RNA sequence: CAAGUAAACCGGGUGGCCGCUGUGACGGUCUAACGGCCGCCACAGAGGAAAGUCCGAGCUCCACCGGGCAGGAUGCUGGGUAACACCCAGGAGGGGUGACCCUACGGAAAGCGCCACAGAAACAUACCGGCCGCCCUUUAGGGACGACCAAGGGUGAAAUGGCGAGGUAAGAGCUCACCAGCGGCCGGGUGACCGGCCGGCUGGGCAAACCCCGUCCGGAGCAAGACCGAAUAGAGGGACCAUGGGGACGCCCGGCCCCGUCCCCGGGUUGGUCGCAUGACCCUGAUGGUAACAUCAGGGCUAGAUAAAUGGCCACCACCCCGCUUUAAGCGGGGCACAGAACUCGGCUUACAGGUUUACUUGGCCC
RNA sequence: GGGCCCGUAGCUCAGCGGUAGAGCAGUGGACUUUUAAUCCAUCGGUCCUCGGUUCGAAUCCGAGCGGGCUCACCA
Numbered sequence: 001c002a003a004g005u006a007a008a009c010c011g012g013g014u015g016g017c018c019g020c021u022g023u024g025a026c027g028g029u030c031u032a033a034c035g036g037c038c039g040c041c042a043c044a045g046a047g048g049a050a051a052g053u054c055c056g057a058g059c060u061c062c063a064c065c066g067g068g069c070a071g072g073a074u075g076c077u078g079g080g081u082a083a084c085a086c087c088c089a090g091g092a093g094g095g096g097u098g099a100c101c102c103u104a105c106g107g108a109a110a111g112c113g114c115c116a117c118a119g120a121a122a123c124a125u126a127c128c129g130g131c132c133g134c135c136c137u138u139u140a141g142g143g144a145c146g147a148c149c150a151a152g153g154g155u156g157a158a159a160u161g162g163c164g165a166g167g168u169a170a171g172a173g174c175u176c177a178c179c180a181g182c183g184g185c186c187g188g189g190u191g192a193c194c195g196g197c198c199g200g201c202u203g204g205g206c207a208a209a210c211c212c213c214g215u216c217c218g219g220a221g222c223a224a225g226a227c228c229g230a231a232u233a234g235a236g237g238g239a240c241c242a243u244g245g246g247g248a249c250g251c252c253c254g255g256c257c258c259c260g261u262c263c264c265c266g267g268g269u270u271g272g273u274c275g276c277a278u279g280a281c282c283c284u285g286a287u288g289g290u291a292a293c294a295u296c297a298g299g300g301c302u303a304g305a306u307a308a309a310u311g312g313c314c315a316c317c318a319c320c321c322c323g324c325u326u327u328a329a330g331c332g333g334g335g336c337a338c339a340g341a342a343c344u345c346g347g348c349u350u351a352c353a354g355g356u357u358u359a360c361u362u363g364g365c366c367c
Numbered sequence: 368g369g370g371c372c373c374g375u376a377g378c379u380c381a382g383c384g385g386u387a388g389a390g391c392a393g394u395g396g397a398c399u400u401u402u403a404a405u406c407c408a409u410c411g412g413u414c415c416u417c418g419g420u421u422c423g424a425a426u427c428c429g430a431g432c433g434g435g436c437u438c439a440c441c442a
Base pairs, nucleotide, nucleotide: 001363002362003361004360005359006358007357008356009355010354012317013316014315015314016313017312018311020045021044022043023042024041026039027038028037029036030035047338051349052348054347055346056345057344058343059221060220061219062218064255065254066253067252068251069250071217072216073215074214075213076090077089078088079087080086091105092103093102094101095100106212107211111210113206114205115204123203127153128152129149130148132146133145135143136142137141161179162178164176165175166174180202182199183198184197185196186195187194188193225274226273227272228271234265236264237263238262239261240260245259246258247257281300282299283298284297285296286295287294288293319335320334321333322332323331324330325329368441369440370436371435372434373433374432377391378390379389380388385422393409394408395407396406397405415431416430417429418428419427
């Protein structure tokens, strides 16, 4: 210098004018008061994803506790966390020259099922083939029958460990070396697993098919829910009448507590306040830990609407692109993403113009 | 705001690991004087998109996109 890998961060700035939402002060006005309305001033006012609503929680209600079945989720190991399908560290497998990246990564000798087409066989199978015996024919050779084989060919995504040597009639883990796999023993590690030795030679895939094993899971969601105000049509229909019914929203059972409870149809109101902004919060530092993270100390307060605010215009600057003039530079024009809170957090995923920083890798050149 | 459901031919749907189908519609032919009906033949597919599992995906899994639930999914 070029190409790349990983991580962290920014995601326009300043000033002026007009406007919007919230809070607070002041003035005016209405009211008996609470408070409302108007004006004016000050302060605050979107995001890294506010998004998708895919996971996990807080919070609230379903009165509470327990068991079983069904259903769902999850799946290498050890940690972190309020919890998780998240994060960190490690193992194994795979990819890359490398920095580094990816993995739904338990079990297929528990059962059950599937493996289309092709192929002899997708479980016990032999189509072509090899070899031996014997018979016919016979120059070589060819054919029928019987037995052996699974090396070679062929089919397929997949063919019963791979490869080499020995061995054999031909072959074959039949025997041996190395490698892969399985089992046992020893050593290391908390563990996944790793290393060594020995053994018999050892037959597929699919569990993101059912399933088995371990672990976890009640449901609904702030339109939850609480209060105030306003309004009103129920002698409407149904279930259960007490060793019975209902009260958890898949089903069943037990305990305990409560009760005229539940369902359907019809009618009215569609206003306000709280929930709702101090929180598993943010920043800085120290300590422990490889890290995720935890603890302690100091500091900070940072949107709360309800048809829904966070905007518009102008000027200058920054960044990028194009054109003109003679390089420097100047002038003119254009562009500047994805997107937008609605109970709140922790994650994941997806979208995103452009830019900054740090560490590292590979290649080239120079000293 | 929250919750639920769906996406296969022009339309309505079936198919849920092994060559994508049915009805209606369209086109051509037959029948008929003609049309309708009927009969025969035929056309027509990015199975919403992308990725993964598998030998193989419309089907199983994940992510995205689009649509619906419009007095009657919820106060």